[in-house]
Context: one part of a larger RNA
RNA sequence: GAGUAGCGAAAAGGAGGGUGAGAAUCCCUCCCGCCGAAAGCCUAAGGAUUCCUGAGGAAGGUUCGUCCACUCAGGGUAAGUCGGGGCCUAAGGCGAGGCCGAAAGGCGUAGUCGAUGGACAACAGGUUGAAAUUCCUGUACCACCAAGCAUCGUCUGAGCGAUGUGGUGACGCAGAAGGGUAGGUCAUCACCCGGAUGGAAGAGGGUGUCCAAGCGUGUAGGGAGCAGGGCAGGCAAAUCCGCUCUGCAUGAUCCUGAGGCGUGAUGGGGAGGCGAAGUUAGUAGCCGAACUGACUGAUCCCAGGCUGCCGAGAAAAGCCGCUAGCGAGAUGUGAGGUGCCCGUACCGCAAACCGACACAGGUAGGCGAGGAGAGAAUCCUAAGGCGCGC
Numbered sequence: 001g002a003g004u005a006g007c008g009a010a011a012a013g014g015a016g017g018g019u020g021a022g023a024a025u026c027c028c029u030c031c032c033g034c035c036g037a038a039a040g041c042c043u044a045a046g047g048a049u050u051c052c053u054g055a056g057g058a059a060g061g062u063u064c065g066u067c068c069a070c071u072c073a074g075g076g077u078a079a080g081u082c083g084g085g086g087c088c089u090a091a092g093g094c095g096a097g098g099c100c101g102a103a104a105g106g107c108g109u110a111g112u113c114g115a116u117g118g119a120c121a122a123c124a125g126g127u128u129g130a131a132a133u134u135c136c137u138g139u140a141c142c143a144c145c146a147a148g149c150a151u152c153g154u155c156u157g158a159g160c161g162a163u164g165u166g167g168u169g170a171c172g173c174a175g176a177a178g179g180g181u182a183g184g185u186c187a188u189c190a191c192c193c194g195g196a197u198g199g200a201a202g203a204g205g206g207u208g209u210c211c212a213a214g215c216g217u218g219u220a221g222g223g224a225g226c227a228g229g230g231c232a233g234g235c236a237a238a239u240c241c242g243c244u245c246u247g248c249a250u251g252a253u254c255c256u257g258a259g260g261c262g263u264g265a266u267g268g269g270g271a272g273g274c275g276a277a278g279u280u281a282g283u284a285g286c287c288g289a290a291c292u293g294a295c296u297g298a299u300c301c302c303a304g305g306c307u308g309c310c311g312a313g314a315a316a317a318g319c320c321g322c323u324a325g326c327g328a329g330a331u332g333u334g335a336g337g338u339g340c341c342c343g344u345a346c347c348g349c350a351a352a353c354c355g356a357c358a359c360a361g362g363u364a365g366g367c368g369a370g371g372a373g374a375g376a377a378u379c380c381u382a383a384g385g386c387g388c389g390c
Stems, first nucleotide, its partner, number of pairs: 013031006032387004040367003046347002050345001051075006060068002080141002082343004087118002092113003098107003122139005142339004148333005159326002164322005172309004178302003183296005189208005210268002214263004221256004225248007233241002269291001272287003310313001353362002369381004
C1' cells in the first nucleotide's frame, strides 16, 4: 500500500423468552420467507467415529460464539431369512503338465479364481440419548439332526442315485391390448376447532377414515398335446431326450398365474382425550372414535407373457428327469433340537465423497404427493427440510 479489497450465490429475516461473565449469531416460542423430480426420503461407491451423551472455550469456524462436523471424556453398530462368504459362472486374471524363450519370462490345456449377472428361507408393530427385516412382541418360513408313529422291503430286492446323459435355467429389439395393485380425488363416517360477552342456531374449517409376510382358495390371463410301436442319434447305458409311424384329442386333464376373498387379527395402528413422581419434557404412563363407498390410476405386477421384426440376441450352478452304479434297510410323517464367519453407527447431490478450503464445480441406482398441465416442463403448495457462519 491499507484498516483498503474481501468475508463465497439477492431463499430474508423480525419479535419475545431462556442460558450466560459476555448473545444479531446458542436454545425455546410465535410471525415472515425459500425448496418441494428437491434444497425431501432410501441406498451404492467413497469417507472412517464425523453418530449419541456430558464437559470445554487455546487453536480450527472468513465476524461472533455460551455453539459446532472443533477439543476432552464416556457411550453406541446385536441377523438361520438384509448384503458378502461357506454355491455358480462372465469378461478378465492365475495356471499342474505342456509349448516357446539364452535367460528374465511369455503363451496356454485341465483346473482354479473372478459380480457388475444366476441361485437362495421374514413380515407387521413396538422400543433407545445413539442400533434394528438384527433387540422385544406377534405371526411365519428355510436347511440339517431326530425319538415316536405309519407303510414298504431284505436278491421274486424297497430305496438311494451320479463329477455321466437330457430338459430347464436361458436372456435381442420394437409394439399393442387386457386384467390388476400401489398411489390419488371426492363422498361417507368419526373426532377436534369454530362469533367480544350471555342465550339460540351451526355456515365453515382441520385431522383421520389404516394394517404385512405366511397359510387356505386358485380367478382375469398365459402355456402344454396324450397313449402305443419302431430306430445304427445324445462318445457306455437309459423307461429320459431326439427322430419316425399309428391311434385319440383341441382343452375334459395338467402346468403356470397377478389380484381378489378368507385367515393372520379377541391382534396392531389410530386422530384425539386424560396425565404423574420428580421438577417441566404434556415426558413416562393410561384410555382410545371412525376404520366404508364411488371415481381415477401408474413408469409397478400378471410378464422370462403375447404380437411383429432381423442384425438372430451369456455361461455355469441350481432345479426336474434318465440310466450307470450302490443296495439292507428305506420312505413318509414328525414331538423336539441346531443354525457358523464378515458388514450393520453416521454423511451420502454433500460442510463428512472427488475438487489444497465448512469451495456457486463433479458424483451410480431407487421412491418422488396435491392444484393447474400432455408432462418428472413450469408456477404455487403437502410431508419433510432449510433462510446458504458477518
Large-subunit ribosomal RNA, domain III from a Limnochordia bacterium, 390 nucleotides, folded computationally.